Context: one part of a larger RNA
RNA sequence: UGACGGGGGCCCGCACAAGCGGUGGAGUAUGUGGUUUAAUUCGACGCAACGCGAAGAACCUUACCUGGAUUUGACAUCCCCUGACCGUCCAUGAAAGUGGGCUUUCCCGCAAGGGACAGGGAGACAGGUGCUGCAUGGCUGUCGUCAGCUCGUGUCGUGAGAUGUUGGGUUAAGUCCCGCAACGAGCGCAACCCUUACUGCUAGUUGCCAGCGGGUUAUGCCGGGCACUCUAGCGGAACUGCCGGUGUCAAACCGGAGGAAGGUGGGGAUGACGUCAAGUCCUCAUGGCCUUUAUGUCCAGGGCUACACACGUACUACAAUGGUCGGUACAGAGGGUUGCAAUACCGCAAGGUGGAGCCAAUCCCAUAAAGCCGGCCCCAGUUCAGAUUGGAGUCUGCAACUCGACUCCAUGAAGGCGGAAUCGCUAGUAAUCGCGGAUCAGCAUGCCGCGGUGAAUACGUUCCCGGGCCUUGUACA
Numbered sequence: 001u002g003a004c005g006g007g008g009g010c011c012c013g014c015a016c017a018a019g020c021g022g023u024g025g026a027g028u029a030u031g032u033g034g035u036u037u038a039a040u041u042c043g044a045c046g047c048a049a050c051g052c053g054a055a056g057a058a059c060c061u062u063a064c065c066u067g068g069a070u071u072u073g074a075c076a077u078c079c080c081c082u083g084a085c086c087g088u089c090c091a092u093g094a095a096a097g098u099g100g101g102c103u104u105u106c107c108c109g110c111a112a113g114g115g116a117c118a119g120g121g122a123g124a125c126a127g128g129u130g131c132u133g134c135a136u137g138g139c140u141g142u143c144g145u146c147a148g149c150u151c152g153u154g155u156c157g158u159g160a161g162a163u164g165u166u167g168g169g170u171u172a173a174g175u176c177c178c179g180c181a182a183c184g185a186g187c188g189c190a191a192c193c194c195u196u197a198c199u200g201c202u203a204g205u206u207g208c209c210a211g212c213g214g215g216u217u218a219u220g221c222c223g224g225g226c227a228c229u230c231u232a233g234c235g236g237a238a239c240u241g242c243c244g245g246u247g248u249c250a251a252a253c254c255g256g257a258g259g260a261a262g263g264u265g266g267g268g269a270u271g272a273c274g275u276c277a278a279g280u281c282c283u284c285a286u287g288g289c290c291u292u293u294a295u296g297u298c299c300a301g302g303g304c305u306a307c308a309c310a311c312g313u314a315c316u317a318c319a320a321u322g323g324u325c326g327g328u329a330c331a332g333a334g335g336g337u338u339g340c341a342a343u344a345c346c347g348c349a350a351g352g353u354g355g356a357g358c359c360a361a362u363c364c365c366a367u368a369a370a371g372c373c374g375g376c377c378c379c380a381g382u383u384c385a386g387a388u389u390g391g392a393g394u395c396u397g398c399a400a401c402u403c404g405a406c407u408c409c410a411u412g413a414a415g416g417c418g419g420a421a422u423c424g425c426u427a428g429u430a431a432u433c434g435c436g437g438a439u440c441a442g443c444a445u446g447c448c449g450c451g452g453u454g455a456a457u458a459c460g461u462u463c464c465c466g467g468g469c470c471u472u473g474u475a476c477a
Stems, first nucleotide, its partner, number of pairs: 001477002003474003007471007015461002019425005026316008034307002042053002064302007073125001077124002079121005087102006106115003127291002130289003136285002138280003141276001143274001148187006154163003167178003193268004198236007207226002212223003239262001242256005318418001322377007334365003339358002344353003384415001389410007431453007
């Protein structure tokens, strides 16, 4: 000087408390451990591994296993020889491949020759998701969006170092003020960026009957118009600016006015010096090592989907604030040409036939669902719940046996609110309800977004956890 203390002081945070809803019990989905297996590819392991890499394993992917092939190779550059290549058919084979038939004779150049491509050959070399993340770059997690981390000059100290950065106030903040052997400065904080909340102007192939005319069973449907809504570009607006009080005449705090908004308005992006030899050699790059008729490459089938069990994360429930049937209302944000697909017709349905329109503020996906109105159920393992199983189908795809999703009929399991323990959340939040997107042929209870309905509680900081500053002790570095 740090680190640590079941030392002290001050202060924060859904840290506790006050509340609301969960997990832990059930079934299923998914990940992991374990076990099994020819293989169940690999990585990730307290917080910070476990719906994680994987924004999507039937083949492919695929790295694993079994078997079949191959050796200048699936891919790159160089050398030599030959010639088109392509296409199609037959044999063999599980396919990859191997053998044969038919067909064909590329481009530039007069030519020599050259170019691209294909086949054959020789070797230099290719190749490796093989090892080492404790050799590395890059990227990332974490403490933590915590308020800290440092430097120059000066001064003090023999020196390591100290000072500044401590003290008194204050703040979300090393934020600002005052004081002070310090005076300044840098990286962080804040602001500048995006979005949302109000508004002016500009602009009208969306919106409107607002005002006029026409038309219809009905609809901005048509003429017409940019007023309103909206869209998207440029501006305005919020700064403790104003008033009162407190405060040290300060910084600031409390209350108020006006205002769409008030003290960082809400949300996002943004992550200092560093820590964990944290994670990643399976994105990529790369040192070293290993491999080279194999640890490379091609192919078929299997596996990653196994199943006495254990754990994590979710979904669905256990019902009447409900279930079911009929009627009826209101979104936002997205996606669409290998695509989204309307009206119509067929099917109980999944879906099929067909194809208007749309490269989209124009057409489509597309009925939002909770909600509201009415009928039934009458507290029961039920008209709750939907697992499991049997049968019949649909769709995607070369192909749904291992191993897809969905529909219909039948079947109708556990489950009556969950022990010890434990998690999230402070407002348009929790809870609850549906909708969209990426990946994607197909496959979503996951992930990323979007809106609808919409709470309760916070006395307070004694305690648990994490963190910041000052101080104290230390046999630790």
Model confidence (mean pLDDT): 84 of 100. Predicted 3D model of a 477-nucleotide part of an RNA (small-subunit ribosomal RNA, 3' major domain) from an uncultured bacterium.